This is a predicted structure of an 854-nucleotide part of an RNA (large-subunit ribosomal RNA, domain II) from Ziziphus jujuba var. spinosa. The full RNA is in RNAcentral, with records from Rfam. Taxonomically the source falls in Ziziphus jujuba (Eukaryota, Viridiplantae, Streptophyta, Pentapetalae). Its Rfam family is "Eukaryotic large subunit ribosomal RNA". For this family Rfam cites "The comparative RNA web (CRW) site: an online database of comparative sequence and structure information for ribosomal, intron, and other RNAs" (Cannone et al., BMC Bioinformatics, 2002). Rfam 15.1 lists 107,465 matches to the family in 2,616 species.
Context: one part of a larger RNA
RNA sequence: CUUCGGUACCUACGUGAUCCUCGCGUCGACCUGUGGGCUCCCCAUUCGGCCCAUCUUGAAACACGGACCAAGGAGUCUGACAUGUGUGCGAGUCAAUGGGCCAGUAAACCCGUAAGGUGCAAGGAAGCUGAAUGGUGGGAUCCCCAUGUGGGUUGCACCCCCGACCGACCUUGAUCUUCAGAGAAGGGUUCAAAUGAAAGCAUGCCUAUUGAGACCCAAAAGAUGGUGAACUAUGCCUAAGCGGGGCGAAGCCAGAGGAAACUCUGGUGGAGGCCCGUAGCAAUAAUAACAUGCAAAUCGUUCGUCUGACUUGGGUAUAGAGGCGAAAGACUAAUUGAACUAUCUAGUAGCUGGUUCCCUCCAAAGUUUCCCUCAGGAUAGCUGAAGCCCACAGACGAGUUCUAUCGGGUAAAUCCAAUGAUUAUAGGCAUCGAGGGCGCAAAGCCGUCGAUCUAUUAUCAAACUUUAAAUAGGUAGGACGGCACAACUGCUCCAUUGAGCUACGCUAUGGAAUCAAGAGCUCCAAGUGGGCCAUUUGUACUAAGCAGAACCGAUGAUGCAGGAUGAACCUGAAGCUAGAUUACAGUGCGCAACUGUUCGCUAACCUAGAACCCACAAAGGGUGUUGGUCGAUUAAGAUAACAGGACGUUGGUCAUGGAAGUUGAAAUUUGCUCAGAAGUGUGUAACAACUCACCUGCCCAAUCAACUAGCCCAAAAAAUGGAUGGCGAUGAAGCGUGUGACCUAUACCCAGCCGUCGGGCAAAAGCUAGGCCUUAUGAGUAGGAGGGCACGGUGGUCGUUACAAAACCUUAGGCACGAGCCUGGGCGAAUCAGCAGUUGGUGUAGAUCUUGGU
Numbered sequence: 001c002u003u004c005g006g007u008a009c010c011u012a013c014g015u016g017a018u019c020c021u022c023g024c025g026u027c028g029a030c031c032u033g034u035g036g037g038c039u040c041c042c043c044a045u046u047c048g049g050c051c052c053a054u055c056u057u058g059a060a061a062c063a064c065g066g067a068c069c070a071a072g073g074a075g076u077c078u079g080a081c082a083u084g085u086g087u088g089c090g091a092g093u094c095a096a097u098g099g100g101c102c103a104g105u106a107a108a109c110c111c112g113u114a115a116g117g118u119g120c121a122a123g124g125a126a127g128c129u130g131a132a133u134g135g136u137g138g139g140a141u142c143c144c145c146a147u148g149u150g151g152g153u154u155g156c157a158c159c160c161c162c163g164a165c166c167g168a169c170c171u172u173g174a175u176c177u178u179c180a181g182a183g184a185a186g187g188g189u190u191c192a193a194a195u196g197a198a199a200g201c202a203u204g205c206c207u208a209u210u211g212a213g214a215c216c217c218a219a220a221a222g223a224u225g226g227u228g229a230a231c232u233a234u235g236c237c238u239a240a241g242c243g244g245g246g247c248g249a250a251g252c253c254a255g256a257g258g259a260a261a262c263u264c265u266g267g268u269g270g271a272g273g274c275c276c277g278u279a280g281c282a283a284u285a286a287u288a289a290c291a292u293g294c295a296a297a298u299c300g301u302u303c304g305u306c307u308g309a310c311u312u313g314g315g316u317a318u319a320g321a322g323g324c325g326a327a328a329g330a331c332u333a334a335u336u337g338a339a340c341u342a343u344c345u346a347g348u349a350g351c352u353g354g355u356u357c358c359c360u361c362c363a364a365a366g367u368u369u370c371c372c373u374c375a376g377g378a379u380a381g382c383u384g385a386a387g388c389c390c391a392c393a394g395a396c397g398a399g400u401u402c403u404a405u406c407g408g409g410u411a412a413a414u415c416c417a418a419u420g421a422u423u424a425u426a427g428g429c430a431u432c433g434a435g436g437g438c439g440c441a442a443a444g445c446c447g448u449c450g451a452u453c454u455a456u457u458a459u460c461a462a463a464c465u466u467u468a469a470a471u472a473g474g475u476a477g478g479a480c481g482g483c484a485c486a487a488c489u490g491c492u493c494c495a496u497u498g499a500g501c502u503a504c505g506c507u508a509u510g511g512a513a514u515c516a517a518g519a520g521c522u523c524c525a526a527g528u529g530g531g532c533c534a535u536u537u538g539u540a541c542u543a544a545g546c547a548g549a550a551c552c553g554a555u556g557a558u559g560c561a562g563g564a565u566g567a568a569c570c571u572g573a574a575g576c577u578a579g580a581u582u583a584c585a586g587u588g589c590g591c592a593a594c595u596g597u598u599c600g601c602u603a604a605c606c607u608a609g610a611a612c613c614c615a616c617a618a619a620g621g622g623u624g625u626u627g628g629u630c631g632a633u634u635a636a637g638a639u640a641a642c643a644g645g646a647c648g649u650u651g652g653u654c655a656u657g658g659a660a661g662u663u664g665a666a667a668u669u670u671g672c673u674c675a676g677a678a679g680u681g682u683g684u685a686a687c688a689a690c691u692c693a694c695c696u697g698c699c700c701a702a703u704c705a706a707c708u709a710g711c712c713c714a715a716a717a718a719a720u721g722g723a724u725g726g727c728g729a730u731g732a733a734g735c736g737u738g739u740g741a742c743c744u745a746u747a748c749c750c751a752g753c754c755g756u757c758g759g760g761c762a763a764a765a766g767c768u769a770g771g772c773c774u775u776a777u778g779a780g781u782a783g784g785a786g787g788g789c790a791c792g793g794u795g796g797u798c799g800u801u802a803c804a805a806a807a808c809c810u811u812a813g814g815c816a817c818g819a820g821c822c823u824g825g826g827c828g829a830a831u832c833a834g835c836a837g838u839u840g841g842u843g844u845a846g847a848u849c850u851u852g853g854u
Stems, first nucleotide, its partner, number of pairs: 001006001051066002054063001067854006078211003082207001084205006092118003098111003122129002134162002137159002143152003164195001167191002169188003175182002215354002222344006233318009242308001244276003247272001251268007280305002285301001289298001320336001322332002357788006367380001369378003381528002383525002386522003390518001397515002400513002402477005412467001413465001419461003424456005431451004436446003481507003486502001488500002491498001531555001533553001536550002539547001562569001575753003579749001581747001586742002588727002594740001596739002599736003621713002624711006631704003642697004647671002653665002681690002754778003758774004789843001791840004796835002799832001808826003812823004
C1' cells in the first nucleotide's frame, strides 16, 4: 500500500550455508635484523718467508731428477743358527714311520716301556778309561739378643781365590805272572769346550746373521744350441751388354835410290789393360740443394772410367772367434774392433738412482787395528733396547780441588859447563907448517902469518845439554786396615830367615775437601768407519778459502736474536700460550728504542771516516792540526821584519891555456876589528857585481831545533753504473773516552695446558691401576725402541640396509697433537660397518719409473 490473499521495506531473535575481517596456535616458504662458532673458504693489508727430493764437509744453487693427473710400483717367503721373550711338559721332551676308534678311510682326534732326534758325562788320534755333599771372603732372606739402623746365627743365586776329582800326557813302579804282560799306593808350574745334588725339550713372536733372484730397477761381459750370403765380400759355372770419333803397331802392296846390304816415299792394314767421349759403372768439388728431407744417404751441376784386373742377371760355394777381404778393421740383411736369435737368467755389480702412514722417548760416527785395503769390509769405539743384582748408605762413585809420592826432558835457560857451530882480542914456553932477514951451514939466531895453549869477548842448536818449569799423567788418602801372638808350607833362606796363608785376641776419633740426581754387572743389535770450521800450539811451503797434526769448542744433526746478505762468528739452544726481565747487537729515517749527556779530536775536490770473524792496503813522507818528551836562545834585549857593515896581507900554495873565496889537490895561518870564512850560493873566458854565514842599529817579548803519536793528507791506477747495507748526516747520525735512560730472543723468572721418565696413593657400599697426586723434564740427521691410524681377505660375535647400503661430490658442522674419524646435504641403487682374533701381493711425489690420458 492492500482485493486482507499478499507485496515492498524496517527492526529483533533463531537456524543453516557462504563470504569478509580480527585474534590465537602450528607448519612451510621468502625477506630482514641480531648473536655464537680454537672449524673451513674467499678477498684486502702489514710483517716474516729462496724449491722439493738426492749425493755431499757444504745446495736456493749457474749440481743432477721433477710439465700435470689417474692406476700400478720396492726389506718378501723359506731352511739353518744366535740373543731376548711367551706357552706346554719337565730328567725328561718331541703328532706327522705306523696303527686305531668312529656320527669322520680325518692334514687337524687318539695310541705307545718302540725306533729316531736332543738332553741327562767327559777325555783321547785310537785301543779305551771314566767324575758328587770341599773350603776362605763378599752376599738377599730367615732366626735370636737388643733397640745403638747395633751384635750374633743362617747362608739362595752370583762373584773372587784355594783345594779335590775324571780323562789325556810326563814320571814312578810295590805286587802278581803263562815272562807276553797285568798293575796298588804316589808325584807333575802340562792339556781339556768336564764333575762338584743336574735343566732341558718342543713350539709361537720380535730383532740380527747367512744360503737362496733376497729391498726394487739397470750393465759391459760369459756359456750352450740354432737362423742368416734376397744387402754385401770373394771364387766357380752359365747367360747378357758396351753407340760415335781419334791416334795408327806388326804384316802386305806400289814407286824411287843403290853394285849390294838395304834405305826412302806413298798407300793398305787395324793392334792397344792407347786417347776424347755416349749408355753403363762409380762418386771428385762447391764442404751447393735438402737436412721434423722426395730419401734412416736423396737431388742438379761438375768430375773419374768407359774392350777390360769391364759391367750385369741367374745358379752355386764359403757362417760367427767363423767366413770373405786389390787390406778400409772394410763387408757378413739400415746391426760388426766379433751378426742375429732362444736358453742358462730374475746372470753379477764394494757403483748410480729410487725405497710409500702418524705421534712419543733416547740418540751417533767420520777414530783404533787388520785386509791384493784406499768409492768397500771385519774389529774396537761411540749409540739403543732388553734386563739382572743390590741400595737409601758418609755403600760405591767423580772430565773437580787438596795433601803425599812417582816418572818425564818440552817451553825457558846455558855455551868464561860436556858435544857441535861460530866473531874478535890479549898473552905465551916448547913444538909443527909457510914466507922473510942474518948466516957457508946448523934440531943456529932474529922477526911475520897460521896451527896450538891460556885468559877473555860476541853469537847459536828439531835430530846438543849441566839446570829446568807451567799444563798434563800414575798411585795413595784405611776394617779388603793396624797391632800382638801361635801354627802350616813341597816356595825362599846359612838360619824358624823371608814370603804367603790359617786360627785366636785387641783396636771405630770411619782417618782430606766438594759434589752425588743411586752404584755395579750381563747379553743382543743398528748406524758410522769421505768429514769440515774457529781460538791456541805446532809441520812443510814465498803464500793460499792449500796440505797434514794436537787440545778444546762448534758445524755436520740446529732452529731463534744479532753480524744488511751468510753451515761454523757473537748471544743463546727450542713442547703450546700469556705476562715480566735481560743477552749479543742497537736507539736520525727506513726500523722497536735518547737527534741523551760529559770531555776531547777530525775538514778530507782524483776518493774523509764510520764496529770481532770480514770482505784488504804497506814502507817511507807532510811547516794540515792537536798533544807529549828533550835540548837550546832570551830584559846583559833573543827570534822574525827593515836598514848598515861584511875589510887587509892576498890574485895565499900547487896544478891548469886560464882559476883573483866559489873546476880540482893539500893545507886552512895572521892583522885590524862590534864583526867579516884562505869562504854558503848566483855569476865571469878570467875579473867584476850580488848574496849568505858573522856583527851592529831599530823594535820590545817570547823564540828555535830534534824526536815522538792521535786524527787528517799524499803515497793509492781498470775495464756494464754502485755501494759505511741504503738514504743521508759535519756544534755528527764520524773517531776516542766516560755516564744514564730505553729497545728486544724460542734465553732466565712466573702462570696455565699437553707429553714423557721417576716417585707416592684407595681396601670404606660398589667399581677401578686404562684411576688420582706430585718432583723433574721437553732441540735433533743416520739409527734404535714404544704406542697408534688406515687398506684387502678370512672364521667368530653383535649389528646396518629399498622408510635407500657402498662408492663419489660437498664454496655444511664437529672430534683427535697427528695418521685420521664422526655427523648433515647431494648423487646413487645393493649391500656394508663396529668389536676381540687371524692373515697379508697393505699406505707413494720422486726411481731420464711402467701404462693410459691432458